[in-house]
The RNA shown here (SAM riboswitch aptamer (S box leader)) has 106 nucleotides and comes from Clostridium fungisolvens. It matches the Rfam family "SAM riboswitch aptamer (S box leader)". Rfam's curators write: The SAM riboswitch is found upstream of a number of genes which code for proteins involved in methionine or cysteine biosynthesis in Gram-positive bacteria. The RNAcentral record of the sequence draws on Rfam.
RNA sequence: GUCUUAUUAAGAGUGGUGGAGGGACUGGCCCUUUGAAACCCAGCAACCAGUAUGUUUCAUUUGCAUACAUGGUGCUAAAUCCUGCAGCAAUGCUGAAAGAUAAGGA
Repeated sequence: GUCUUAUUAAGAGUGGUGGAGGGACUGGCCCUUUGAAACCCAGCAACCAGUAUGUUUCAUUUGCAUACAUGGUGCUAAAUCCUGCAGCAAUGCUGAAAGAUAAGGA
């Protein structure tokens, strides 16, 4: 890079370094020298692992539920900022696509 599955309207900084960009892409609309990206620290969450308790069993493992937040990721403007394709009578609604993240596969 690619395939599968799940999630994608919740949550989280008046910190330090840095010094001009950033919000995937299209078209919009925004953020930013009242300080962008990036890095550090701090925090959020609970996908995977782990630990504890419960449940099931003759028993162990597995499974399931709950809790914790130790490890692996991820995340910390705006719904994934809106939008793109299709349907419906739609400035609306629903579904898909694309993107993102996690776990697994060839």